The RNA shown here (small-subunit ribosomal RNA) has 1457 nucleotides and comes from an uncultured prokaryote. The sequence is in RNAcentral, with records from ENA. It matches the Rfam family "Bacterial small subunit ribosomal RNA". The coordinates come from a structure-prediction model, not an experiment, and the mean pLDDT is 84.

RNA sequence: AUUGAACGCUGGCGGCAGGCCUAACACAUGCAAGUCGAGCGAGAAAGCACUUCGGUGUGAGUAGAGCGGCGGACGGGUGAGUAACGUGUAGGAAUUUGCCCAGUAGUGGGGGACAACAUGGGGAAACACAUGCUAAUACCGCAUACGCCCUAAGGGGGAAAGCAGGGGUCUUCUUGAAAGCUUCCACCUAGAGAUCGGCCCAUCUCCCAUUAGCUUGUUGGUAAGGUAACGGCUUACCAAGGCUUCGAUGGGUAGCUGGUUUGAGAGAAUGAUCAGCCACACUGGGACUGAGACACGGCCCAGACUCCUACGGGAGGCAGCAGUGGGGAAUAUUGGAGAAUGGGCGAAAGCCUGAUGCAGCAAUGCCGCGUGAGUGAAGAAGGCCCUUGGGUCGUAAAGCUCUUUCGAUUGGGAAGAAGGGAGAUGCAAUUAAUACUUGUGUUUCUUGACGGUACCUAAAGAAGAAGCACCGGCUAAUUUCGUGCCAGCAGCCGCGGUAAUACGAAAGGUGCAAGCGUUGUUCGGAAUCAUUGGGCGUAAAGCGCACGUAGGCUGGAACGUAUGUCGAUUGUGAAAGCCCAGGGCUCAACCUUGGAAUUGCAGUCGAAACUACGUUUCUUGAAUAUCUGAGAGGGUGGGGGAAUUCCUGGUGAAGCAGUGAAAUGCGUAGAUAUCAGGAGGAACACCGGAGGCGAAGGCGCCUGCCUGGCAGAAUAUUGACGCUAAGGUGCGAAAGCGUGGGGAGCAAACAGGAUUAGAUACCCUGGUAGUCCACGCCGUAAACGAUGGUCACUAGGCUGUUUGGCGGAUUAACCCGCUGAGUACUAAAGCUCACGCAUUAAGUAACCCGCCUGGGGAGUACGGUCGCAAGGCUAAAACUCAAAGGAAUUGACGGGGGCCCGCACAAGCGGUGGAGUAUGUGGUUUAAUUCGAAAUUAUGUGAAGAACCUUACCUGGCCUUGACAUCUCGUGACAACCAUAGAGAUAUGGCUUUCCCUUCGGGGACGCGAUGACAGGUGCUGCAUGGCUGUCGUCAGCUCGUGUUGUGAAAUGUUCGGUUAAGUCCGGCAACGAGCGCAACCCCUGUCCUUAGUUACCAUCAUUAAGUUGGGGACUCUAGGGAGACUGCCGGUGUUAAGCCGGAGGAAGGCGGGGAUGACGUCAAGUCCUCAUGGCCCUUACGGCCAGGGCUACACACGUACUACAAUGGUAGAAACAGGCUGCUGCGAAACCGUAAGGUCAAGCUAAUCAGUAAAACACUAUCUCAGUCCGGAUUGGAGUCUGCAACUCGACUUCAUGAAGUUGGAAUCGCUAGUAAUCGGGGAUCAGCAUGCCCCGGUGAAUACGUUCCCGGGCCUUGUACACACCGCCCGUCACACCACGGGAGUGGUCACAACCAGAAGCAGGUGAGCUAACUUCGGAGGCAGCCUACCAAGGUUGAGGCCGUGAUUGGGGUG
Repeated sequence: AUUGAACGCUGGCGGCAGGCCUAACACAUGCAAGUCGAGCGAGAAAGCACUUCGGUGUGAGUAGAGCGGCGGACGGGUGAGUAACGUGUAGGAAUUUGCCCAGUAGUGGGGGACAACAUGGGGAAACACAUGCUAAUACCGCAUACGCCCUAAGGGGGAAAGCAGGGGUCUUCUUGAAAGCUUCCACCUAGAGAUCGGCCCAUCUCCCAUUAGCUUGUUGGUAAGGUAACGGCUUACCAAGGCUUCGAUGGGUAGCUGGUUUGAGAGAAUGAUCAGCCACACUGGGACUGAGACACGGCCCAGACUCCUACGGGAGGCAGCAGUGGGGAAUAUUGGAGAAUGGGCGAAAGCCUGAUGCAGCAAUGCCGCGUGAGUGAAGAAGGCCCUUGGGUCGUAAAGCUCUUUCGAUUGGGAAGAAGGGAGAUGCAAUUAAUACUUGUGUUUCUUGACGGUACCUAAAGAAGAAGCACCGGCUAAUUUCGUGCCAGCAGCCGCGGUAAUACGAAAGGUGCAAGCGUUGUUCGGAAUCAUUGGGCGUAAAGCGCACGUAGGCUGGAACGUAUGUCGAUUGUGAAAGCCCAGGGCUCAACCUUGGAAUUGCAGUCGAAACUACGUUUCUUGAAUAUCUGAGAGGGUGGGGGAAUUCCUGGUGAAGCAGUGAAAUGCGUAGAUAUCAGGAGGAACACCGGAGGCGAAGGCGCCUGCCUGGCAGAAUAUUGACGCUAAGGUGCGAAAGCGUGGGGAGCAAACAGGAUUAGAUACCCUGGUAGUCCACGCCGUAAACGAUGGUCACUAGGCUGUUUGGCGGAUUAACCCGCUGAGUACUAAAGCUCACGCAUUAAGUAACCCGCCUGGGGAGUACGGUCGCAAGGCUAAAACUCAAAGGAAUUGACGGGGGCCCGCACAAGCGGUGGAGUAUGUGGUUUAAUUCGAAAUUAUGUGAAGAACCUUACCUGGCCUUGACAUCUCGUGACAACCAUAGAGAUAUGGCUUUCCCUUCGGGGACGCGAUGACAGGUGCUGCAUGGCUGUCGUCAGCUCGUGUUGUGAAAUGUUCGGUUAAGUCCGGCAACGAGCGCAACCCCUGUCCUUAGUUACCAUCAUUAAGUUGGGGACUCUAGGGAGACUGCCGGUGUUAAGCCGGAGGAAGGCGGGGAUGACGUCAAGUCCUCAUGGCCCUUACGGCCAGGGCUACACACGUACUACAAUGGUAGAAACAGGCUGCUGCGAAACCGUAAGGUCAAGCUAAUCAGUAAAACACUAUCUCAGUCCGGAUUGGAGUCUGCAACUCGACUUCAUGAAGUUGGAAUCGCUAGUAAUCGGGGAUCAGCAUGCCCCGGUGAAUACGUUCCCGGGCCUUGUACACACCGCCCGUCACACCACGGGAGUGGUCACAACCAGAAGCAGGUGAGCUAACUUCGGAGGCAGCCUACCAAGGUUGAGGCCGUGAUUGGGGUG
């Protein structure tokens, strides 16, 4: 875009058109085919009128029936069958044709019947019988018959029908009958025309080859029969033909066409309405009649079904129009008319006509119209949204001013009507005629279903008339609320798990509009079957290879023909439709006129380039002959040596063999080793190569014989002999199969040993088929260059390589140049999605073959065929998914590679893991043991310090505008103190007390009371967030702009060569620059200078117990400012680079040491319990206050620490040396008391002044002597100290006593590279008190680093990838369960066609016909009929062998979850 549509919501009018697509299912009822009295005989009744009541007239020669004629073969319906002469197109000859048209010859004279009717009886009915009467355009003879037919060519045969109108003559003469004339219509004969048919041929016409062979009247002939006609149409005989891979036969499906829909076209799909053809009429068969039928509303028979029945027997056929039931998603009225158009009959009037023309129903479609127009801002009210300002619905509404289509109401009102008939009146034809009849004028009357028509008009009044779908992208149009992976949406992608533009609603918007959506159909897009117009190296796709048949294609020249081709013309290509131009309905749809077109087919005449055909010719394609060359080309015979194994013998003595390591195995019965001899089988080292040969598979010792192909050089010959190749045929690795041999080694299966969680494997020891030979099968491989064959053309390069020829050079090998044939590498143009290919094409062209059309199912099932089998070849569908796949890109990953780094390993030192204790966690327990943190990156973490408080938890007791904030109102200073009750919060009572400012109105702060807005929440969500933090990681990375490359993702830069701690720097480079990181700038420390000297310092002078004091400004030190280090200098090395190595100088040397500083990002890492914050939740509680308890529990497990296990030590004594930090609610000296913790008193210090403050290890002396100890100190008992309202749960410390485990710690694991580890003490934060934790300070002060193989982590480059949530990835198969479709299946049911046999209705034909018999008869018959028989034959029956479909216990695989 489309529709014969259906469904949902909605619905004002009109015009035009279409309306059972399903059950060719069954049908009630009515109608759809009759007509003619001018062919014929006969002929009512009701009613009305009259009546003598008997009837008569009329109705009426009407109705109805019969004989007869014509028509029921048209019109109308349907599409079951049919894949064929059915249809379409174009032709043909051997034919018929009623009615119609023109012309030929006629229509004379007779006869006998049968209906109707009457009578009789039969039957329920349908109907039928007997007897009798009768007419005809019914029937039968006779006559005539040309031109007809037959013929033996002499002859013979064959027809008819009249009716009506007019006038007219005759005689009995009321009237009726009738000769002859004329007119119309009929009838007969034979040809002709027209029309409608019948028949034949060519060509076109769906799918299946998993249908490949079919056919016996079959193909042809002769003869006969038959037909309207040709013909095997039928029969007899003869011959053996006919069709078929250009698809016969069989199966499935289907009416065909003009056209219709779509499409740019070519095509594809379709065949409703309209038109042409065909077929059918309940199913099957059959004929009759007729011009025409094997007949929709005819007949006979059989069958199924339905109906009636008196059970004896009968009737019926809507796929005509309506209508009913049924089926279905679904399709209308049991309407009017015959006016128009057409048909039948008729002389006509006319009758009939469910054809037709109209109306009815339903938005089924197409087309047209309307549902109002103008104005109107306070931008009303209201809705929705909101950043609270506003925005939007929106000039929309209201209001004001107009109009009135359509609808409803009123009045009027065409066209469709032409004819025909009747009346009047002319003319003409016909005729003897003025009659009749016919034709033609004028005139009058008459005919309309639709129809309450179209159309016109009047009055009134905006009055009666808008919905549907959509709004994530495709795709025009967005917000709020609700919901919370629920409910739901969805054409595809997909949306929904608490902020949904996607669900539902609303508001707004968008699109169409009396419709709008949905579903279905068809075409398009789809170049997605590709003729136009695709592909096959890797995406699906080249047969494993060759030979060759059919077929397709095919070199140069000449002549001819004219198959294709081209031109002209003729016929046809129905009409309608499409297209164009007019015309008619107010327009349009629609209708109508003309044209064009109908791309086709056929005939005729031309053209001759190409194609084809015929003839002649040529040599370049192809082939042959001669000569030469290389080669693992093939077949077959002979020969050879090395090696393995085995056998025999000798020597010899303990192992051998095997592996990562072992074991099984072999060996004292003598192995292995070694020597000699022998047997047997298989394979042929080196040469050997990207080398050679072959069609492919494949081919490798030497040699004889047989044999195929290839290449080169020159001559000669043939003269297109060529290329490809469906079917077909042959070859075809390995494995496998059959028969017979052979069997050394190797070796599926198998056995044993190992490995392993297991190990039906990898490894080892053995070992059978097999491997080998002969013959025969199999016929497949990643049979690969994943690249079919042939021919031609299109830059090069390489000192590649094999092998010919010619020339040069040469002793030779060989070398150089040119030219062939192969085989490799590299690379341009071109091609390709890219990768890549590139004279050996995947380039440019030609020809031929094969193959492909999303993934899975599946190379499977079934069928066929081949095979001994295994299996091969051919080859689907149901179902299921929205992908599967190719190439390339960026990451990530790898038990991939390269380079490099790090206390990463290694080398060392000291630990942890074992003990006791401390502390944290898990678990358990509990009323509660508050919460968070969870590998590294939780666990001495938040917490720099839980007895109360903290505190968030539990129990109990209290409060409700609240402990805290703002606003409003009232009131008052506030507050302090005392008493009572209580565990306290709190409650009650008492006592004391009068805030600040002021313009005197009031205001402010504070307390109390009241009200509601609100407060409050350590409640939830760290996966809604901000901020902060951890980690990779102080790792060296992460990016951008412009340019360039690529179809693109992307790349380049950032890679590469060096170098560095470093993407640090240098060099190179299609890149050039830049940013965040690195480094530097900052702080501390190490040296020096300078400035300044108090509380620090003290060399010189004086002084003191004492730098105590005077004094000094040198030194130390303090803290300000400077200097210094930059590979600067030298040598070497390196690319004359960056840099590196060594050296000098220097306090310090190559980043001097330490700190602060943390790129882009990752982990939905951590934190809503620091803080902030969206959303949700609680609101006399999940908020607030209080007391007590808990966070401190304890079978256990883990982490982190402390103290130890001792002599490098413990204890005791005496005696040295720091740095940094802190102190007023503080540090607290000295002195005194106490064993001590500590206490008393109290100086000094707001600190370079005073205090903490003793530094300790170390060193010295003494003792202990290896022991659970003079080690170790847990635990417990007693007594105390301190802090604090308060040490019970639950603090620290002191002292006396007690004296546990522990004797250096399994697997495993941690830290550290120098002033570091280790060890020793000191201080600080928090803090009333409480540190073995944390942070800081100094003292003493090592060992080791070969090195980067390995473990862990990281960086760069590269590689593979089926990963991208990125290896904690992805993913395979079995099993279990559920569902789905399919295959097999003992069978079973249906259906289709076939074969054989039985059977044989009706009927035609033939035979018979002794029975019956009107027409004719020469009286004998002829002819006809019944009956019977035969052949053919439908239904039916029996048997058999098939095809297809359904179903089936069960079974098999497949798909989905």